The prediction has a mean pLDDT of 83. Predicted 3D model of a 71-nucleotide RNA (transfer RNA) from a Thermoguttaceae bacterium.

[in-house]
RNA sequence: AGUAGGAUAGUUCAACGGCAGAACAACCGUCUCCAAAACGGUAGAUAGAUGUUCGAUUCAUCUUCUUACUG
Numbered sequence: 001a002g003u004a005g006g007a008u009a010g011u012u013c014a015a016c017g018g019c020a021g022a023a024c025a026a027c028c029g030u031c032u033c034c035a036a037a038a039c040g041g042u043a044g045a046u047a048g049a050u051g052u053u054c055g056a057u058u059c060a061u062c063u064u065c066u067u068a069c070u071g
Stems, first nucleotide, its partner, number of pairs: 001070007010024004018054001026042005047063005
């Protein structure tokens, strides 16, 4: 330098173009003599910009970061 992929919650991952979810972690509660475990609940996110669309995590373009391969 070129090609292909990835970027969603604190972490690991989902999500036919139509309500952004799960697990673990955090916090609160139940239980317990206390703690742990278990159970219930709460809060928490779409890399940035532009476009297409009635509607974009999803489609298109550019940028940033990152992974792999080729050179």

It matches the Rfam family "tRNA". Its family is annotated with triplet codon-amino acid adaptor activity in the Gene Ontology. The sequence was found in a public genome assembly.